[in-house]
Molecule: Bacterial small signal recognition particle RNA
Organism: Actinokineospora fastidiosa
RNA sequence: GACCCCGCGCGGUGCGCAUCCCAUGAACCUCCCCAGGGCCGGAAGGCAGCAAGGAUAAGUGGGCUCUGGCAGGUGCGCGGGGUCCCC
Numbered sequence: 001g002a003c004c005c006c007g008c009g010c011g012g013u014g015c016g017c018a019u020c021c022c023a024u025g026a027a028c029c030u031c032c033c034c035a036g037g038g039c040c041g042g043a044a045g046g047c048a049g050c051a052a053g054g055a056u057a058a059g060u061g062g063g064c065u066c067u068g069g070c071a072g073g074u075g076c077g078c079g080g081g082g083u084c085c086c087c
């Protein structure tokens, strides 16, 4: 010097995998807020709380911009090792 192997860092590519992103998503079995009505009270006021409304979980559907994961006949750098060649 040439080639090969291993490891690490940064990047690129791919997958569409997710605990990442979006949507959806609970009669009750979650949470919040609770009209009406109910209960307590002499009143002021308080209590529990159905529906509606809101949020979210599992789940479901979708996505690859971010984050993570996985992969390679991937680029550069660094470190280690092997073989060969030259002096």
Base pairs, nucleotide, nucleotide: 001084002083003082004081005080006079007078008077009076010075011074013071014070015069017068018067020063021062022061023060024059030055031054032053038047039046040045